[in-house]
Context: one part of a larger RNA
RNA sequence: CGAUGCUGAAGGAACUAGGCAAAUUGCUCGCGUAACUUCGGGAUAAGCGAGACCCUUCACCGGGCAACCGGCGGGGGGUGGCACAAAGCAGGGGGUAGCGACUGUUUAGUAAAAACACAGGGCUGUGCGAAGUCGAGAGACGACGUAUACGGUCUGACGCCUGCCCGGUGCCGGAAGGUUAAGAGGAGGUGUGCAAGCACCGAAUUGAAGCCCCGGUAAACGGCGGCCGUAACUAUAACGGUCCUAAGGUAGCGAAAUUCCUUGUCGGGUAAGUUCCGACCUGCACGAAUGGCGUAACGACUUCCCCACUGUCUCCAGCAUCGGCUCA
Numbered sequence: 001c002g003a004u005g006c007u008g009a010a011g012g013a014a015c016u017a018g019g020c021a022a023a024u025u026g027c028u029c030g031c032g033u034a035a036c037u038u039c040g041g042g043a044u045a046a047g048c049g050a051g052a053c054c055c056u057u058c059a060c061c062g063g064g065c066a067a068c069c070g071g072c073g074g075g076g077g078g079u080g081g082c083a084c085a086a087a088g089c090a091g092g093g094g095g096u097a098g099c100g101a102c103u104g105u106u107u108a109g110u111a112a113a114a115a116c117a118c119a120g121g122g123c124u125g126u127g128c129g130a131a132g133u134c135g136a137g138a139g140a141c142g143a144c145g146u147a148u149a150c151g152g153u154c155u156g157a158c159g160c161c162u163g164c165c166c167g168g169u170g171c172c173g174g175a176a177g178g179u180u181a182a183g184a185g186g187a188g189g190u191g192u193g194c195a196a197g198c199a200c201c202g203a204a205u206u207g208a209a210g211c212c213c214c215g216g217u218a219a220a221c222g223g224c225g226g227c228c229g230u231a232a233c234u235a236u237a238a239c240g241g242u243c244c245u246a247a248g249g250u251a252g253c254g255a256a257a258u259u260c261c262u263u264g265u266c267g268g269g270u271a272a273g274u275u276c277c278g279a280c281c282u283g284c285a286c287g288a289a290u291g292g293c294g295u296a297a298c299g300a301c302u303u304c305c306c307c308a309c310u311g312u313c314u315c316c317a318g319c320a321u322c323g324g325c326u327c328a
Stems, first nucleotide, its partner, number of pairs: 001323008010314002014312001019309001027051005036041001038157001052079007060071004080084001092307004097302002099299002104116002120155007132141003158294004163224003168221002170217005177212003183206002188201005225243005252286001253283001264280005
């Protein structure tokens, strides 16, 4: 000097990115226990008290024929210690907000999470030799199942809901029409030959799916405006005009895991708060199953605050063990 433990005056998070680490708490019994809530919960909530040993007394339970033995409680009185759940083992607690409903799953060796999954919801395909998948095939899985089934895809408990746009792309439907390949067709023509012929080119006409076309469809991919004016202070604009669009963002939420300007402004908390909570709305660039907004319970998740507690710190010190180092 390092590691691992133990202790510490006064203060008690002033440390730090952050209470990281440590400390506190810890058991049993009795009392007591809030908001909120899906009435189950929250809850060991929080918080308060008791606990050893000795004497005595009163039950109860088990065994035994009985004497008695074992166990477990209630009442009364006393004894000792700094300390009685005497060691060891053994939850710190509360409030707020975000995300995800939950228990689960995951990057074997830097990530455990708000990521994945999940019950539940929707759309869509599939009528059975099913669709789909694997295989060159036979065949197999699906399934010894049969639409309350199986495949694909999105969403993700629950509650309240899920607006407008079908112009583009996709998908679905459409006995017409347009276009359209091989094939069919063969007017007409070319080469060659004396010719018969042989070989070849070839116009109309006919010819699917697809595309064009006509419709439908957004819990399909996706999209969801601009400018100008206007009210008897001012400001603002319920109102009007105009341009464009397939349609111009509804409800709800909003400086947000989204807000650039920004430490926005106001309020709360602090002596002091770029974080936090509540509001406002000027949403650079929220928004409704790439779901919107809430939500009890849950979380080794993330944020902020408080109580308790502490060597995290002010500010370091001592002790123990092991190692290093120095000397022998």